Predicted 3D model of a 73-nucleotide RNA (transfer RNA) from Nematostella vectensis. Rfam family: tRNA. Gene Ontology term of the family: triplet codon-amino acid adaptor activity. Lineage of the source: Eukaryota > Opisthokonta > Anthozoa > Hexacorallia > Nematostella.

């Protein structure tokens, strides 16, 4: 220098053919228990790495860019 993949909640990750974002764990509250743990219920938490473009509408498509991992030279 060229090619490919990852980036979404605090963490690990889903998210189809574009329709407005979820799970598990963690955190907070409650139930249960003599108490703790375990179990069960509820809740909070996201400008989807970043800046543009396309579209009525973008996590997804497109262009640039950052970062990280791998391959080739």
């Nucleotide at each position: 220098g060229c090619c490919c993949g990852g980036c979404u909640a605090g963490c690990u990750c889903a998210g189809c053919c574009g329709g407005u974002a979820g799970a598990g764990c963690a955190u907070g509250g409650g139930a249960c228990u003599c108490u703790u743990a375990a179990u069960c219920c509820c809740a909070g938490g996201g400008u989807c790495g970043u800046g543009g473009g396309u579209u009525c509408g973008a996590g997804a498509c497109u262009c640039g860019u950052g970062u990280u991992g791998g391959g080739c030279g």